[in-house]
RNA sequence: GCUAGUGUAGCUCAGCCGGUAGAGCAGCUGAUUCGUAAUCAGCAGGUCGGGUGUUCGAGUCACCUCACUAGCU
Numbered sequence: 001g002c003u004a005g006u007g008u009a010g011c012u013c014a015g016c017c018g019g020u021a022g023a024g025c026a027g028c029u030g031a032u033u034c035g036u037a038a039u040c041a042g043c044a045g046g047u048c049g050g051g052u053g054u055u056c057g058a059g060u061c062a063c064c065u066c067a068c069u070a071g072c073u
Base pairs, nucleotide, nucleotide: 001072002071003070004069005068006067007066010025011024012023013022019056027043028042029041030040031039049065050064051063052062053061
């Protein structure tokens, strides 16, 4: 330098054929317990790496760009 893949909650990851973004763990509150853990109930947490475009509507499609990973040279 070229090609491909990945980027979504603090972490690990879903998200179909474009239709208002979810799970587990972690965190917080409450219940239970003499207390802790475990368990149960609830809550909070996201400009979906960034930008532009297409569209009535984009996490999803197109282009540019950034980071990382792998391969080739």
Transfer RNA from an uncultured Clostridia bacterium, 73 nucleotides, folded computationally. Rfam family: tRNA. It is annotated as a transfer RNA.